Predicted 3D model of a 540-nucleotide part of an RNA (small-subunit ribosomal RNA, 5' domain) from an uncultured bacterium.
Context: one part of a larger RNA
RNA sequence: GAAUCAACGCUUGGCGGCGUGCCUAACACAUGCAAGUCGAACGCGAAAGCCCCGCAAGGGGUGAGUAGAGUGGCAGACGGGUGAGUAACGCGUGGGUGACCUACCUUCGAGCGGGGGAUAACGUUCCGAAAGGGACGCUAAUACCGCAUGACAUCCUGCCUUUAAAGAGGUGGCGAUCAAAGUCGGGGUCGCAAGACCUGACACUCGAAGAGGGGCCCGCGUCCGAUUAGCUAGUUGGUGAGGUAACGGCUCACCAAGGCAACGAUCGGUAGCCGGCCUAAGAGGGCGGACGGCCACACUGGGACUGAGACACGGCCCAGACUCCUACGGGAGGCAGCAGUGGGGAAUUGUUCGCAAUGGGCGCAAGCCUGACGACGCAACGCCGCGUGGAGGAUGAAGAUCUUCGGGUCGUAAACUCCUGUCGAGCGGGACGAAUGGCCCGCGACCUAAUACGUCGCGGGAAUGACGGUACCGCGAGAGGAAGCCCCGGCUAACUCCGUGCCAGCAGCCGCGGUAAUACGGGGGGGGCUAGCGUUGUUC
Numbered sequence: 001g002a003a004u005c006a007a008c009g010c011u012u013g014g015c016g017g018c019g020u021g022c023c024u025a026a027c028a029c030a031u032g033c034a035a036g037u038c039g040a041a042c043g044c045g046a047a048a049g050c051c052c053c054g055c056a057a058g059g060g061g062u063g064a065g066u067a068g069a070g071u072g073g074c075a076g077a078c079g080g081g082u083g084a085g086u087a088a089c090g091c092g093u094g095g096g097u098g099a100c101c102u103a104c105c106u107u108c109g110a111g112c113g114g115g116g117g118a119u120a121a122c123g124u125u126c127c128g129a130a131a132g133g134g135a136c137g138c139u140a141a142u143a144c145c146g147c148a149u150g151a152c153a154u155c156c157u158g159c160c161u162u163u164a165a166a167g168a169g170g171u172g173g174c175g176a177u178c179a180a181a182g183u184c185g186g187g188g189u190c191g192c193a194a195g196a197c198c199u200g201a202c203a204c205u206c207g208a209a210g211a212g213g214g215g216c217c218c219g220c221g222u223c224c225g226a227u228u229a230g231c232u233a234g235u236u237g238g239u240g241a242g243g244u245a246a247c248g249g250c251u252c253a254c255c256a257a258g259g260c261a262a263c264g265a266u267c268g269g270u271a272g273c274c275g276g277c278c279u280a281a282g283a284g285g286g287c288g289g290a291c292g293g294c295c296a297c298a299c300u301g302g303g304a305c306u307g308a309g310a311c312a313c314g315g316c317c318c319a320g321a322c323u324c325c326u327a328c329g330g331g332a333g334g335c336a337g338c339a340g341u342g343g344g345g346a347a348u349u350g351u352u353c354g355c356a357a358u359g360g361g362c363g364c365a366a367g368c369c370u371g372a373c374g375a376c377g378c379a380a381c382g383c384c385g386c387g388u389g390g391a392g393g394a395u396g397a398a399g400a401u402c403u404u405c406g407g408g409u410c411g412u413a414a415a416c417u418c419c420u421g422u423c424g425a426g427c428g429g430g431a432c433g434a435a436u437g438g439c440c441c442g443c444g445a446c447c448u449a450a451u452a453c454g455u456c457g458c459g460g461g462a463a464u465g466a467c468g469g470u471a472c473c474g475c476g477a478g479a480g481g482a483a484g485c486c487c488c489g490g491c492u493a494a495c496u497c498c499g500u501g502c503c504a505g506c507a508g509c510c511g512c513g514g515u516a517a518u519a520c521g522g523g524g525g526g527g528g529c530u531a532g533c534g535u536u537g538u539u540c
């Protein structure tokens, strides 16, 4: 000098834009919210209120097939947080998988036949303070289970091609194994009706391919300590078996005795890694906060279940510590989500608004959910921009200060005159982000037996903004509302007076101060930066 997730002091300090904001206790957490959705999978199904009948008790209708749980599906493995652990194939980079998986999405092929038994909800009842649980009974499905059919799927097997080989591909077999679910729309036919059949859309099943995502393996790179020199028994390899989506000591039985290490094994310390960021002429050094990618973790430790995917932050089980409830028998909980509280600390914000936009989940859709996100708020915490006025104005006022007492300086500075109107304050006319998409109407094309339904296109219409009547534009008034901080011995830019007298004090280094101190304290003057200026910490 540059930098900073900074802090502290002074500044009674204006505005705007864009960012950033617990570096410490991965300490403990009150409260609210942060993941739901689907009635176009399924069976149930209230109440208040209102109306009617009735003297009343009560009953009926409506509310309403609504609210609501429940079964089922998809999502909940994303999104959001944190950096504890980890020196490791964790990360980075380049390869491999002839050793693998992949829900939703896209394209393509084939199919969707016929049956069955339950169970929640619900009802009755019992236990319990509660959390919750038991028994009996009823019922549905796109829930569950057989049967049928089934291949270019899987397995077995013959042959062919390819490979060094494990293997891969192709082709064949009276070979073996495995599927499925319906719902909705309008129309036509049948039927008294419920409904059945046909048709279309969407679902559903099996398979092939793709896209995107992931698992695993390998080469290289990845901090300090030798005052850590030896480490290792599933250890190293083999055979076989099990296990996995998959290779593999991943696990196990047996066999062999190996494997690693001064090119630093092992042990100890420290640490999430990277894109990048800071600095520097560069080489290098330091850092990894915000944003993006990867990893790890979710009170501590362990475990599996479900699932395409987890060993699962707001799921389950066990153990532990802690907190809470309890009728003492037993239960409940997990902010390293967003706010917020206590605590720790030099130190880090609102218990705000909204789903209008972008994105995500579910749904045919309307839509619902979304502390992701978009906004607003707080903080000079940072960077950038702007303002606190401009021009004129000497008799050089007053005042202050210095003085050689003549005068010098503050100083065109002020007053005063003229002008301007950024910002702020005032007024209220317009207005970006809104555009699609979806909805309604009409027309056309396709599909079709169809002028239904559905899909697509075109035209028209209505509604939809948290921020907020905000940014921005406009109107008129008026210098009015807006300057401080550090320094002045040398380094280093800027000097005098008074006070003090090795005292009080200063200080980054050299050093100042013991009676004329440009170095202490104050005044005047000056220098530097400026809504900041200094100090401290840290890095180059």
Stems, first nucleotide, its partner, number of pairs: 001540004006536005014386006020379002022344001027342003031339003036074003041071002044068001049062005081297003090222008100214003105210007113147001115145002122137006153177003156173007182202003186199005223269003230260003235257008272294004276287004299320005322333004350376001352375003358372001359370004389419004399410004423481001426475002429473002433467001439461008484529005489510003495524005505512002
Model confidence (mean pLDDT): 83 of 100.